[in-house]
């Protein structure tokens, strides 16, 4: 420099042909136990890389650019 494929919660990852952003794992209180752990309830958490566009409505669809992985030259 070309091609492809990934970026979404603190950490792994779902998200369907655009329509309320989740799930497990932590982390909080809590129940449950002589304690602790394990279990069980309930809360906590998010500028969906960045800016733009399309659309009544975009994590999803278009353009650019950032990071990362792998090809090709």
């Nucleotide at each position: 420099g070309c091609c492809g494929c990934g970026g979404u919660a603190g950490c792994u990852c779902a998200g369907c042909u655009g329509g309320c952003a989740g799930a497990g794992c932590g982390c909080u209180c809590g129940g449950c136990u002589g304690u602790u752990a394990a279990c069980c309830g309930a809360g906590c958490g998010g500028u969906c890389g960045a800016c733009g566009g399309u659309u009544c409505g975009a994590g999803u669809c278009c353009g650019u650019c950032c990071c990362g992985c792998g090809g090709c030259g």
Record summary: A computed fold for a 73-nucleotide RNA from Metallosphaera sedula, annotated as transfer RNA. The source organism's lineage runs through Archaea, Thermoproteati, Sulfolobales, Sulfolobaceae and Metallosphaera. The coordinates come from a structure-prediction model, not an experiment, and the mean pLDDT is 81. The RNAcentral record of the sequence draws on ENA and GtRNAdb. Rfam family: tRNA. The family's RNA type in Rfam is transfer RNA. RNAcentral records the identical sequence in 6 taxa.